Context: one part of a larger RNA
RNA sequence: GACGAACGCUGGCGGCGUGCUUAACACAUGCAAGUCGAACGAGUAUCACUGGAAGGAGUUUUCGGACAACGGAAGGUGAGGACAGUGGCGGACGGGUGAGUAACGCGUGAGGAACCUGCCUUUCAGAGGGGGACAACAGUUGGAAACGACUGCUAAUACCGCAUGACACAUAGAGAUCGCAUGGUUUUUAUGUCAAAGAUUUAUCGCUGAAAGAUGGCCUCGCGUCUGAUUAGCUAGUUGGUGAGGUAACGGCCCACCAAGGCGACGAUCAGUAGCCGGACUGAGAGGUUGACCGGCCACAUUGGGACUGAGAUACGGCCCAGACUCCUACGGGAGGCAGCAGUGGGGAAUAUUGGGCAAUGGGCGCAAGCCUGACCCAGCAACGCCGCGUGAAGGAAGAAGGCUUUCGGGUUGUAAACUUCUUUUGUCGGGGACGAGUAGAAGACGGUACCUGGCGAAUAAGCCACGGCUAACUACGUGCCAGCAGCCGCGGUAAUACGUAGGUGGCAAGCGUUGUCC
Numbered sequence: 001g002a003c004g005a006a007c008g009c010u011g012g013c014g015g016c017g018u019g020c021u022u023a024a025c026a027c028a029u030g031c032a033a034g035u036c037g038a039a040c041g042a043g044u045a046u047c048a049c050u051g052g053a054a055g056g057a058g059u060u061u062u063c064g065g066a067c068a069a070c071g072g073a074a075g076g077u078g079a080g081g082a083c084a085g086u087g088g089c090g091g092a093c094g095g096g097u098g099a100g101u102a103a104c105g106c107g108u109g110a111g112g113a114a115c116c117u118g119c120c121u122u123u124c125a126g127a128g129g130g131g132g133a134c135a136a137c138a139g140u141u142g143g144a145a146a147c148g149a150c151u152g153c154u155a156a157u158a159c160c161g162c163a164u165g166a167c168a169c170a171u172a173g174a175g176a177u178c179g180c181a182u183g184g185u186u187u188u189u190a191u192g193u194c195a196a197a198g199a200u201u202u203a204u205c206g207c208u209g210a211a212a213g214a215u216g217g218c219c220u221c222g223c224g225u226c227u228g229a230u231u232a233g234c235u236a237g238u239u240g241g242u243g244a245g246g247u248a249a250c251g252g253c254c255c256a257c258c259a260a261g262g263c264g265a266c267g268a269u270c271a272g273u274a275g276c277c278g279g280a281c282u283g284a285g286a287g288g289u290u291g292a293c294c295g296g297c298c299a300c301a302u303u304g305g306g307a308c309u310g311a312g313a314u315a316c317g318g319c320c321c322a323g324a325c326u327c328c329u330a331c332g333g334g335a336g337g338c339a340g341c342a343g344u345g346g347g348g349a350a351u352a353u354u355g356g357g358c359a360a361u362g363g364g365c366g367c368a369a370g371c372c373u374g375a376c377c378c379a380g381c382a383a384c385g386c387c388g389c390g391u392g393a394a395g396g397a398a399g400a401a402g403g404c405u406u407u408c409g410g411g412u413u414g415u416a417a418a419c420u421u422c423u424u425u426u427g428u429c430g431g432g433g434a435c436g437a438g439u440a441g442a443a444g445a446c447g448g449u450a451c452c453u454g455g456c457g458a459a460u461a462a463g464c465c466a467c468g469g470c471u472a473a474c475u476a477c478g479u480g481c482c483a484g485c486a487g488c489c490g491c492g493g494u495a496a497u498a499c500g501u502a503g504g505u506g507g508c509a510a511g512c513g514u515u516g517u518c519c
Base pairs, nucleotide, nucleotide: 001518002517003516005515006514007513008512009511012389013388014387015386016385017384018382019381020347025345026344027343029342030341031340034089035088036087039086040085044081046079047078048077049076050075055070058067059066060065096300097299098298105225106224107223108222109221110220111219112218115217116216120213121212122211123210124209125208126207128162130160131159137152138151139150140149141148142147168193169192170191171190172189173188174187175186176185177184178183198205199204226272227271228270233263234262235261238260239259240258241257242256243255245253275297276296277295278294279290280289281288282287302323303322304321305320306319325336326335327334328333353379355378356377357376361375362373363372364371365370392422393421394420395419402413403412404411405410427456428455429454430453431452432451436446463508464507465506466505467504468489469488470487474503475502476501477500478499484491485490
């Protein structure tokens, strides 16, 4: 000098930041990922139009009946809110944590003639004609529940054939050209294979195949990346080859066979510790230490294992199995995962609200309106940090009183106070009142906040540490090697500037000291 600090005493305000460093300990409760009716069927509260049944005052009657205001059912059409279901897209982003990892994990620089890429952009070509189901629903039925089983019906942008089809892919052949070993690019011939979906308010939005771009990802390599030799040898899929498999792709990635290799004092192996970096702190620099907040990458999601779906998965709020733990149970069986935001217990020297809003920025879905968003924007708590402001200003000597001290004369506190004049930052009470909101219009959580303006009244606001030397700042009393102080030297045993108290003084100041850690 610095800090994500803590502790002691003290504490007025504002702005901007920061806030579980310990138990990757366990979690009550709420919220944190939905959306689309312009993909689809069913069902429905309500409304409008149409429709006109049962009933029917009454009139009339030849007593059989006829007419009839009113009444509004079933059905049909349209509008429209909510719930469940099929289907699409998104739940692989965003958010958290640092347990593991000494590794191509990270940083940096190359390579991929060995690769993938939903949504987006550009271009080319297309969208013909069919089929069978399964939810929902209805019925029956099992179970305490979670959740099922059977029968029957049905729609689609759900599913499946057929047609068409190349610049696509595969196989076979011929030619040209280039390079960086394998090889790459390109021309041409033949054969084979593969697609589609509609919706609508008629503006559009979608669908299929291909080529390119962009974005994102995957893989390989050079170099760099802590400590220990009181760890010296390590290794059998091990090292290489051939073949087959697998992958988007190279590869012992996996498998069969063959060979016996591969690494190591330039530190292998083993053990310990640790997420890495941009950066941060310090230092004249070299360097040392560090990796909180913010940004990039990686890893993880109760512990371990596994795959599915998908353009993309270590899938935090998906699935399956096993373990530990917790909960429900009718004892047969089930449910759960805060290292998301709050919050609780526990641990600890120690770290906040079970807050407001989607107004802005951004994200998902949707043609849109819009819905969702504990991301985010704000507010609350904490002197935890940095910065700024205030606690008044000027005058005022009878140098008041009081305190302390004294050689008793005085000295000092001290212009300090009182007192006079003034100001109102701050405070409080009124009045006005934003920017942030883009624009055709509407829409502000913050917030009646910031800010402006008027009234009031010095009013509401100072402490902490030190005073032997280092080191700025001294006397008195008490104590008497006691009580105590102390960073080092060292003080204290009867005149202590070093202990305790008081007065005074010095330093810093809404802080001041102490402790811890780094330079």
The part of an RNA shown here (small-subunit ribosomal RNA, 5' domain) has 519 nucleotides and comes from an uncultured bacterium.